Overview: Transfer RNA from candidate division MSBL1 archaeon SCGC-AAA261G05, 77 nucleotides, folded computationally. The organism belongs to candidate division MSBL1, within Archaea.

[in-house]
RNA sequence: GCCGGGGUAACUCAGUCGGUAAGAGUGCCAGACUCAUAAUCUGGAAGUCGUGGGUUCAAUCCCCACCCCCGGCACCA
Numbered sequence: 001g002c003c004g005g006g007g008u009a010a011c012u013c014a015g016u017c018g019g020u021a022a023g024a025g026u027g028c029c030a031g032a033c034u035c036a037u038a039a040u041c042u043g044g045a046a047g048u049c050g051u052g053g054g055u056u057c058a059a060u061c062c063c064c065a066c067c068c069c070c071g072g073c074a075c076c077a
Stems, first nucleotide, its partner, number of pairs: 001073007010026004019057001028044005050066005
């Protein structure tokens, strides 16, 4: 340099051939239970969907550029 995959909650990941309020598990907070802790159960908070543009009535989803991570190929004085 080229190709492919990925970036969504603190973490690990789903998701949508564009459309009502974006989800799960773990973790966190509160409550129940317990002598107490753990476990278990209930409830809750938490997201500029990598960044910037574009298309559209409407974008996490489509298009373009860029940034970051992973893999492969090429180059290699």
The prediction has a mean pLDDT of 81.